[in-house]
Context: one part of a larger RNA
Molecule: small-subunit ribosomal RNA, 5' domain
Organism: metagenome
RNA sequence: GAACGAACGCUGGCGGCGUGCUUAACACAUGCAAGUCGAAUGCGAAUCGGUGUUUCGGCAUCGUAGUAGCAUGGCAGACGGGUGAGGAGCGCGUAUCUGGCCUGACACUCGAAGGGGGAUAGUCCUGCGAAAAUGGGCAUAAUACCGCGUACGCUCGUGAGGGUAGAGCUUCACGAGGAGAGGUCCUCUGCAUGCAUGCUGCUGUCGAGUGAGGGGGAUGCGUCCUAUUAGCUAGUUGGUGGGGUAAUGGCUUACCAAGGCGGCGAUGGGUCGCUGGUCUGAGAGGAUGAUCAGCUACACUGGGACUGAGACACGGCCCAGACUCCUACGGGAGGCAGCAGUGGGAAUUUUGCGCAUGGGCGAGAGCCUGACGCAGCAACGCCGCGUGAGUGACGACGCCUUUCGGGGUGUAAAGCUCAGUCAGUGGGGACGAAGAGCCUUGUGGUAAAGAGCCACAGGGGAUGACGGUACCUGCGAAGGAAGCCCCGGCUAACUCCGUACCAGCAGCCGCGGUAAGACGGAGGGGGCAAGCGUUGUUC
Numbered sequence: 001g002a003a004c005g006a007a008c009g010c011u012g013g014c015g016g017c018g019u020g021c022u023u024a025a026c027a028c029a030u031g032c033a034a035g036u037c038g039a040a041u042g043c044g045a046a047u048c049g050g051u052g053u054u055u056c057g058g059c060a061u062c063g064u065a066g067u068a069g070c071a072u073g074g075c076a077g078a079c080g081g082g083u084g085a086g087g088a089g090c091g092c093g094u095a096u097c098u099g100g101c102c103u104g105a106c107a108c109u110c111g112a113a114g115g116g117g118g119a120u121a122g123u124c125c126u127g128c129g130a131a132a133a134u135g136g137g138c139a140u141a142a143u144a145c146c147g148c149g150u151a152c153g154c155u156c157g158u159g160a161g162g163g164u165a166g167a168g169c170u171u172c173a174c175g176a177g178g179a180g181a182g183g184u185c186c187u188c189u190g191c192a193u194g195c196a197u198g199c200u201g202c203u204g205u206c207g208a209g210u211g212a213g214g215g216g217g218a219u220g221c222g223u224c225c226u227a228u229u230a231g232c233u234a235g236u237u238g239g240u241g242g243g244g245u246a247a248u249g250g251c252u253u254a255c256c257a258a259g260g261c262g263g264c265g266a267u268g269g270g271u272c273g274c275u276g277g278u279c280u281g282a283g284a285g286g287a288u289g290a291u292c293a294g295c296u297a298c299a300c301u302g303g304g305a306c307u308g309a310g311a312c313a314c315g316g317c318c319c320a321g322a323c324u325c326c327u328a329c330g331g332g333a334g335g336c337a338g339c340a341g342u343g344g345g346a347a348u349u350u351u352g353c354g355c356a357u358g359g360g361c362g363a364g365a366g367c368c369u370g371a372c373g374c375a376g377c378a379a380c381g382c383c384g385c386g387u388g389a390g391u392g393a394c395g396a397c398g399c400c401u402u403u404c405g406g407g408g409u410g411u412a413a414a415g416c417u418c419a420g421u422c423a424g425u426g427g428g429g430a431c432g433a434a435g436a437g438c439c440u441u442g443u444g445g446u447a448a449a450g451a452g453c454c455a456c457a458g459g460g461g462a463u464g465a466c467g468g469u470a471c472c473u474g475c476g477a478a479g480g481a482a483g484c485c486c487c488g489g490c491u492a493a494c495u496c497c498g499u500a501c502c503a504g505c506a507g508c509c510g511c512g513g514u515a516a517g518a519c520g521g522a523g524g525g526g527g528c529a530a531g532c533g534u535u536g537u538u539c
Base pairs, nucleotide, nucleotide: 001539002538003537004536006535007534008533009532010531013385014384015383016382017381018380019378020377021344026343027342028341030340031339032338035075036074037073040072041071042070043069048063049062050061051060052059053058082298083297084296091223092222093221094220095219096218097217098216101215102214103213106211107210108209109208110207111206112205114148116146117145124137125136126135127134162169189196190195191194224270225269226268231261232260233259236258237257238256239255240254241253242252243251273295274294275293276292277288278287279286280285300321301320302319303318304317323334324333325332326331350375352374353373354372357371358369359368360367361366388418389417390416391415398409399408400407401406422480424475425474426473427472428471432466438460439459440458441457442456443455444454445453446452483528484527485526486525487524488509489508490507494523495522496521497520498519504511505510
């Protein structure tokens, strides 16, 4: 000199864009943060209103409404969001390999969807319990569950051929393995309203293959300090058989062999998320890893599996522990390193508004979304603007100084003439919105079809948290807007008074013991400026 997720002191007008628990991975009150689907399915209110009846207590029925809600089932809760405790490791970075692997949803292709069965939740009855919860019984549905049949192809085993470094490819025979409907519509049939059988279309289901994207595994190289750590290792190193995995492998197990690593630093100890990047520097390098992006690990602490294409799962389950809470003392409940917020701390914001984009579910309308979009707070940072402009005296007052003549503040002020930025106030007022879906017109595909459905194109109407914000314009008016540090040398900037090795200053040298340019005040000056200094850290 530059930089900062900074803090502190003094001061503080506006706007834009960013950033904001670096500490206690410490403990957390409260609310929200993951739901959705009635076009998979079974049930199904209350309230209020109308009508009828009434012994005036009520009862029945219709609408509200197949709504709210409960439950089964499907998909999503493995994404998104947070944090950096652990970990010196194929964790990360980079380059390869997988002929040793997996892949739901998505896109495309081929094939299939036959015929049956038994339960169960919710509801109802009943028991137990303070609660959380839980036992028994009757009845019940499905795209929930289970057999049977079928197999283009797929998997396993046996045999044969080709081929490879290898588990890969091809042909034949034997055995095992799947499915599910629902809605819309009326061309056909029946009643001729609309519904049913069920044609067509759309969607959904099953088997197989390909692709895209994603993931698992392996390897070369790189990746902090310490030798005041020199030897380490028994599943250890390798082989064979068994097991396990989607898959290779001591991954695991039995047996056999005695290997494997190490001064090119093994083993031990300490510290640490890694990277793209960021800061600094002419560069080489050094330091660092906030925000943004990629990967990784974790979710009160430790362990475990279940479900699933995918987890050993932050807002799932089980066990143990610590802590907190409820309790009728028998027993239960919880996990902010999600968003706000509380304590703690030198220090880091609102218990705000809304779904445009993205995501989940759904055919769709739509619902959910503390992701996200915005607003609020903070000079925390960067950038921009303003606090007025011109004129105005041999030069007012005041203050300071003086050799008492004067000098400084100083065109500075006042005065006069102006332009109006920001702030204030009145009026107008956005972009982000165009789609999806709805109505309508046309073309094409499917189809027997002028139904229906799908695709494309044109027209119409509708949708904004921010926000009456940005922006434009009118009004008025110099009016509302400057401080902080320094002035001995380094280092730009000097005098007076007070003090007298005292009080004090100080980054280094040093200053102060009676004329202090170094302490304190004042006048003046220098620097930067809505900031200026100090402290901390890095180069």